[in-house]
Context: one part of a larger RNA
RNA sequence: UCAUGGCUAAGGAACUAGGCAAAUUAGCCCCGUAACUUCGGGAGAAGGGGCGCCUACUUACUUUGUAAGAGGCCGCAGCGAAGAAGUCCAGGCGACUGUUUAACAAAAACACAUGGCUAUGCGAACUCGAAAGAUUCAGUAUAUAGCCUGACACCUGCCCGGUGCUGGAAGGUUAAGAGGGGGAGUUAGCUUUUGCGAAGCUCUGAAUUGAAGCCCCAGUAAACGGCGGCCGUAACUAUAACGGUCCUAAGGUAGCGAAAUUCCUUGUCGGGUAAGUUCCGACCUGCACGAAUGGUGCAACGAUCUGGACGCUGUCUCGGCCAUGAGCUCG
Numbered sequence: 001u002c003a004u005g006g007c008u009a010a011g012g013a014a015c016u017a018g019g020c021a022a023a024u025u026a027g028c029c030c031c032g033u034a035a036c037u038u039c040g041g042g043a044g045a046a047g048g049g050g051c052g053c054c055u056a057c058u059u060a061c062u063u064u065g066u067a068a069g070a071g072g073c074c075g076c077a078g079c080g081a082a083g084a085a086g087u088c089c090a091g092g093c094g095a096c097u098g099u100u101u102a103a104c105a106a107a108a109a110c111a112c113a114u115g116g117c118u119a120u121g122c123g124a125a126c127u128c129g130a131a132a133g134a135u136u137c138a139g140u141a142u143a144u145a146g147c148c149u150g151a152c153a154c155c156u157g158c159c160c161g162g163u164g165c166u167g168g169a170a171g172g173u174u175a176a177g178a179g180g181g182g183g184a185g186u187u188a189g190c191u192u193u194u195g196c197g198a199a200g201c202u203c204u205g206a207a208u209u210g211a212a213g214c215c216c217c218a219g220u221a222a223a224c225g226g227c228g229g230c231c232g233u234a235a236c237u238a239u240a241a242c243g244g245u246c247c248u249a250a251g252g253u254a255g256c257g258a259a260a261u262u263c264c265u266u267g268u269c270g271g272g273u274a275a276g277u278u279c280c281g282a283c284c285u286g287c288a289c290g291a292a293u294g295g296u297g298c299a300a301c302g303a304u305c306u307g308g309a310c311g312c313u314g315u316c317u318c319g320g321c322c323a324u325g326a327g328c329u330c331g
Base pairs, nucleotide, nucleotide: 001326002325003324004323005322006321007320008319010317011316014315019312027051028050029049030048031047036041038151052073053072054071055070057069058068059067060066061065074078086310087309088308089307090306091305092304093302094301098110099109115148116147117146118145119144120143127134128133152297153296154295155294157227158226159225162224163223164220165219166218167217168216171215172214173213177209178208182204183203184202185201186200189196190195228246229245230244231243232242255289256286267283268282269281270280271279
């Protein structure tokens, strides 16, 4: 000097990003226990008191005893050592128990019960396989599979123009195939040089016909997704219930809102502090919330995150001392 323990006057978070670490609390019995609540909880809430030993005493039950009462005794100290919750207030997120990055992340991530949509009638759909076949399932729509949401309460608005999916079949377009008009080559023959040219063979190939798809017509948003701008207007001012106009498929409803979302921003006001970029309650000017990519609440729960308070302490003012081990010095 370091590590691990123990103690520490006065103060008591002044430390620090942050009470990190440490300290406090702790057992059993009795009393007592709030808001809130899904009436189960919250709750061991909180907050108090007691605890040893002896007795031939009293009562109850009885088993040598136990409990209550009465009386007495000792110590600094009686759950005499060890082991054994610190507590409260408010908010965010996730309902909860659970799961996870074996060895830097345990969470607000995943899962979950619940809700919804879609597919599938059984030789099912999805999936694997070239197939046979397998799985689903020795199951049968209260089933199986895929996707989303994520307890519960109150709810879940508008848009089908785009993309997707489902259905439709009148018309347009459209492949191979069918079809074979016509054309070209070849040459029996005909012909006056020139040329014409049947049949066959070869090559080419028009019209016509021809499915799904696409175009088209509908439906569908708990499918992917989307949910406006400008101008004017009220008897102070300000604001605009109101009006005009342009555009759109439709212009964001309820609820929430400087939020895990707010740039400007330490917004403004209030609370808490002597002093508060954090926190809580409001406001709404939402750069850029918003309804199962769920919205808003919410008791309980959480090694979760944020702010505050009491208790407590060597975290600190500001250090000191001791023990053990290592290092170091000497030998």